[in-house]
Molecule: Bacterial RNase P class A
Organism: Pseudomonadota bacterium
RNA sequence: CGAGUUCGCCGGGCGGUCGCGGGCGCGUCAGCGCCUGAGGAAAGUCCGGACUCCACAGGGCACGGUGCUGGCUAACGGCCAGGCGGCGCGAGCCGACGGAAAGUGCAACAGAAAGACACUGCUGGAUUGACGAUUAAGCGAUUGACGAUUGUCGAUUGAGGGUUCAUCCGGAAUCGUCAAUCGUCAAUCAGCAAUUGUCAAUCCAGUGAGGGUGAAAUGGCGCGGUAAGAGCGCACCAGCGUCGCAGUGAUGCGGCGGCUCGGCAAACCCCACCGGGAGCAAUGCCAGGACGCGCAGAUGAGGCGGCCCGCCGAUGCGCAGGUAGGCAGCUUGAGCCUGGCAGCAAUGCGCAGGCCCAGAGAGAUGAUCGCCUCGGGCCGGCUCGCCGGCCUAUGACAGAAUCCGGCUUACAGGCGGACUCGAACA
Numbered sequence: 001c002g003a004g005u006u007c008g009c010c011g012g013g014c015g016g017u018c019g020c021g022g023g024c025g026c027g028u029c030a031g032c033g034c035c036u037g038a039g040g041a042a043a044g045u046c047c048g049g050a051c052u053c054c055a056c057a058g059g060g061c062a063c064g065g066u067g068c069u070g071g072c073u074a075a076c077g078g079c080c081a082g083g084c085g086g087c088g089c090g091a092g093c094c095g096a097c098g099g100a101a102a103g104u105g106c107a108a109c110a111g112a113a114a115g116a117c118a119c120u121g122c123u124g125g126a127u128u129g130a131c132g133a134u135u136a137a138g139c140g141a142u143u144g145a146c147g148a149u150u151g152u153c154g155a156u157u158g159a160g161g162g163u164u165c166a167u168c169c170g171g172a173a174u175c176g177u178c179a180a181u182c183g184u185c186a187a188u189c190a191g192c193a194a195u196u197g198u199c200a201a202u203c204c205a206g207u208g209a210g211g212g213u214g215a216a217a218u219g220g221c222g223c224g225g226u227a228a229g230a231g232c233g234c235a236c237c238a239g240c241g242u243c244g245c246a247g248u249g250a251u252g253c254g255g256c257g258g259c260u261c262g263g264c265a266a267a268c269c270c271c272a273c274c275g276g277g278a279g280c281a282a283u284g285c286c287a288g289g290a291c292g293c294g295c296a297g298a299u300g301a302g303g304c305g306g307c308c309c310g311c312c313g314a315u316g317c318g319c320a321g322g323u324a325g326g327c328a329g330c331u332u333g334a335g336c337c338u339g340g341c342a343g344c345a346a347u348g349c350g351c352a353g354g355c356c357c358a359g360a361g362a363g364a365u366g367a368u369c370g371c372c373u374c375g376g377g378c379c380g381g382c383u384c385g386c387c388g389g390c391c392u393a394u395g396a397c398a399g400a401a402u403c404c405g406g407c408u409u410a411c412a413g414g415c416g417g418a419c420u421c422g423a424a425c426a
Base pairs, nucleotide, nucleotide: 001422002421003420004419005418006417007416008415009414010413012372013371014370015369016368017367018366020037021036022035023034024033025032026031039397043408044407046406047405048404049403050402051279052278053277054276063275064274065273066272067271068082069081070080071079072078083097084095085094086093087092098270099269103268104267105264106263119211120210121207122206123205124204125203126202127201128200129199130198131197132196133195134194135193138192139191140189141188142187143186144185145184146183147182148181149180150179151178153176154175155174156173157172160169161168219237220236222234223233224232238260240257241256242255243254244253245252246251283328284327285326286325292319293318294317295316296315302312303311304310335355336354337353338352339351340349341348342347374395375392376391377390378389379388380387381386382385
């Protein structure tokens, strides 16, 4: 110098004129004078209290709220400090931050499935199909060779029979040929079968690793393991339980253990704690007129200043509740300022000194003028970040209503403290 974080503060000042609310004083009751008069949020009316009235033996149900720990406080859903988680390089910021193996419920779209599911994938088995390989010493088919048997035909030999002799009949054998059957061998085929491989389909089973969907899918990652996988086993991490140590505690650190139980409770619910209702138009006091009730009254109440006379004469008196109205509540208070002490702080103090700071009652706090300061705009000058002149308060949000403590929201502009990151220089 730039970019940020956080805490706190200011939110024009002085004066004049007119007007308004409140108080005090003076008054010749017309009025006059003096003092005083919005905020940090007076707002939203969200939370908590004081105060007031009503209700209330005690307990429970219901309903509402709160929800890490310790502290502060009259109290709180507030504040301070701390823990844990998330975000940020950091200063720092954000978090209803008890319970999901008590039950119920929910989860859009997508996805097979949002609780116990299987789309795809991976793996094992069964069946079927396709393709391939192997087996030829499985079955089968074809061809060939050889052999055997049977048969046909032919040839040869011819026992034997018949006959006077012969012709004749003729078993059988051998050889050849053809056919059939059987056997063996060889070759071929690859039809059947077997074994095996790959692929496909269907079914059964295993798996929850991979893919895909989603905000979210049974802890992450690696190694082992397995048919494939899986906390199935192991190491580390996360988570849970338990023990020890530290701490008031939330919790942290370390050891050990069995191995994992999905998310949502500002969904119902469970647990713990807190909470009766209404609110200052609360509420209390006085109380006109009228109504009500009681008493008295033309046998005269009551009035005409006390009594008498006289005159008038129909209402008079009392009571209670309570309207209009008035008063209180009402602003001296968990008060403000400066300082001290205790505490990291919030905060506290029966510590010191000083101060009084709107109190109206349907609601005043407004208008205008002058000067000044800060900011802004325009113009000019130069030594270039200062000087001079002019204009500008339409220059933020906003407005007490019994009071107080908070939260939240709105806010032009400005100031201060502490701190972080980046760059440069010394």